[in-house]
Context: one part of a larger RNA
RNA sequence: CGCACACGGUGGAUGCCUUGGCGGUCAGAGGCGAUGAAGGACGUGGCAGCCUGCGAAAAGCGCGGGGGAGCUGGCAACAAGCAUUGAUCCCGCAAUGUCCGAAUGGGGAAACCCACUGCUUCGGCAGUAUCCUGCAGUGAAUACAUAGCUGCUGGAGGCGAACCCGGUGAACUGAAAUAUCUAAGUAACCGGAGGAAAAGAAAUCAAUUGAGAUUCCCUAAGUAGCGACGAGCGAACGGGGACUAGCCCUUAAGCUGAUAUGGUUCUAGGAAAACAACCUGGAAAGGUUGGCCGUAGAAGGUGACAGCCCUGUAUUCGAAAGGGCCACAUCAGUGAAGACGAGUAGGGCGGGGCACGUGAAACCCUGUCUGAACAUGGGGGGACCAUCCUCCAAGGCUAAAUACUCCUGACCGACCGAUAGUGAACCAGUACCGUGAGGGAAAGGCGAAAAGAACCCCGGAGAGGGGAGUGAAAUAGAUCCUGAAACCGUGUGCGU
Numbered sequence: 001c002g003c004a005c006a007c008g009g010u011g012g013a014u015g016c017c018u019u020g021g022c023g024g025u026c027a028g029a030g031g032c033g034a035u036g037a038a039g040g041a042c043g044u045g046g047c048a049g050c051c052u053g054c055g056a057a058a059a060g061c062g063c064g065g066g067g068g069a070g071c072u073g074g075c076a077a078c079a080a081g082c083a084u085u086g087a088u089c090c091c092g093c094a095a096u097g098u099c100c101g102a103a104u105g106g107g108g109a110a111a112c113c114c115a116c117u118g119c120u121u122c123g124g125c126a127g128u129a130u131c132c133u134g135c136a137g138u139g140a141a142u143a144c145a146u147a148g149c150u151g152c153u154g155g156a157g158g159c160g161a162a163c164c165c166g167g168u169g170a171a172c173u174g175a176a177a178u179a180u181c182u183a184a185g186u187a188a189c190c191g192g193a194g195g196a197a198a199a200g201a202a203a204u205c206a207a208u209u210g211a212g213a214u215u216c217c218c219u220a221a222g223u224a225g226c227g228a229c230g231a232g233c234g235a236a237c238g239g240g241g242a243c244u245a246g247c248c249c250u251u252a253a254g255c256u257g258a259u260a261u262g263g264u265u266c267u268a269g270g271a272a273a274a275c276a277a278c279c280u281g282g283a284a285a286g287g288u289u290g291g292c293c294g295u296a297g298a299a300g301g302u303g304a305c306a307g308c309c310c311u312g313u314a315u316u317c318g319a320a321a322g323g324g325c326c327a328c329a330u331c332a333g334u335g336a337a338g339a340c341g342a343g344u345a346g347g348g349c350g351g352g353g354c355a356c357g358u359g360a361a362a363c364c365c366u367g368u369c370u371g372a373a374c375a376u377g378g379g380g381g382g383a384c385c386a387u388c389c390u391c392c393a394a395g396g397c398u399a400a401a402u403a404c405u406c407c408u409g410a411c412c413g414a415c416c417g418a419u420a421g422u423g424a425a426c427c428a429g430u431a432c433c434g435u436g437a438g439g440g441a442a443a444g445g446c447g448a449a450a451a452g453a454a455c456c457c458c459g460g461a462g463a464g465g466g467g468a469g470u471g472a473a474a475u476a477g478a479u480c481c482u483g484a485a486a487c488c489g490u491g492u493g494c495g496u
Base pairs, nucleotide, nucleotide: 001495002494003493004492005491006490007489008488009487015481016445017444020416021415022413023412024411025410026409027408028407029405030404031159032158039100040099041098042055043054044053046078049075050074051073062093063092064091065090066089070082071081072080105114106113107112115128116127117126118125119124130156131155132154134152135151136150137149138148163194164192165191166190167189168188174181178228204211205210215242216241217240218239219238225233226232246397247396248395249341254334255333256332257331258330259329261327262326263325264324265323266322267321269317270316271315275290276289277288278287279286291308292307293297299311300310301309346370347369348368349367350366351365352364353363356382377392378391379390380389381388432439433438452480455467456466457465458464
C1' cells in the first nucleotide's frame, strides 16, 4: 500500500412527519381617504433586543353584551401583581390616536425647520394649501357694467389585485429576405367609472314567408369572403340556449338615499349521547372478553391505531349594541337635455372603423370645404336605377343573464411534502449585492414529558471527554428522528 471482516468519524441522501404553499367549490364583500387613507418613522412594558399590539390616555381607557377560572401577547424566564365584589379572553359601540405621508400655514435632503391669526385656566387649544360649484360683499382701465379681489357653503385631490370604457399607441416576431401585410389596436402610457362596466328598446334584420332592445354561450364555420389571393385574417343571416323589461322629453318607467314598522340574517356564544376489565408494553387508543350510544362512525388531539377520554360533530337554542337583505309606507334627490332633434342627413378631398388591404365597395365615424327635405317627407335593403319591402337619424334613461378576485368564511383535492410546494413552512422581500432602477438567498424535525444531565474526575475557573443520574431509548445530549454514498480512520487476518 492492497483485499476481506468488524467497529468508528465525516456527511446529510432516504424514509416518516407538517406549522407552509398550490388549485378549486359555495357563499360574502367588492372599496379605503381632508372625521386625514394605503404605507411608514419614532415611541410605548418592572427588565437590553426583535416580533406582535397600541399611541404621550401608548401590550392599553370607557360603556354594553358573552363567558366562568384562571391571568399579566411571543422568543422566555425572573420579579412584582390581578382574579367568583367575575379577572384574562371574545363580540359590538365609543374615546385617545405623536410625527411623516394626498399632506393641505410656509419651507424641506419624508418622519425635520420656520411662521401668522384668534382664544386661553398661560399648560395649551383651534384656524391658516390649491382647484371647482354656488352665494354674498367689494370693485379697475371705463359711465353702466365686467374682469379682478375678499369671505362663506358644498365638493374634489391620494391609495387599491384583477375585471370595464375611452384617448395615445410600438417593436421584436411571422412572411424562412423585405416594403403593403402580420405581430396588434396587443404591450406600454394617460383619463374615467362601477360592483360590475359597456351596450340597449330599430332611420335593425330579412326576403315576397317573416322576425322584433341589449348582453353572454353553443352552432352556423375555419364556411362566405378578405389577402404581395403570400404569410395570414376571418364574418353575418339562420338555428339552439342563458336571461328577460321596458320607458321618457306636457315631468314618466325607473334608480338612489334617509326615516319608521315587520320579518330574516351576520358580527360573541350555550346545551349536546354512549366503556370497562384482563394481556403485551415505557405508555393502550393495540389484542382478548363482555357492554353501550348513534339525527352524533366529519375531523383533530391524547405516551402506538379511540364512535363511547378531550375538543368537537348531528341536532337545537341565543344578541344589550352595530351591520346586511326583503316587504310596505313617507320624505328627499336623481332621471333632466325643455318640448321630437340643421351646420344635421347627404356630397367633394384626406383618413379611420366595419372579417372586407380602394376594390364594383355599400354601411358607420370625421380633419377640411360644402350642404338638403320636413311625413305629400326621409333612411336602408353591399356600386347604381326602378318596383317592392322595411324602418323613422341628427335628445335621454334602463335591471338580469356576462367579466374579475387585493380581501372574509366554510369546505374540497388520484395537488407538493423542505433541492418539492409561494422567492419566503424558520422574524423573507429579510441577510446580502448594486450609485440607482433593480436583483435576491440559505435556513424545518431531541423527547410522550425537559424529566435539558445535580454531584464527582481529567483539563486552562477552558473546549472536549469519562463516571453518576433522567429516560423505553442518550450511537435520542441540545452540531440532538432516521442517518445512504463519496471521503478519512482504528483493530484483526491475508497478500506484497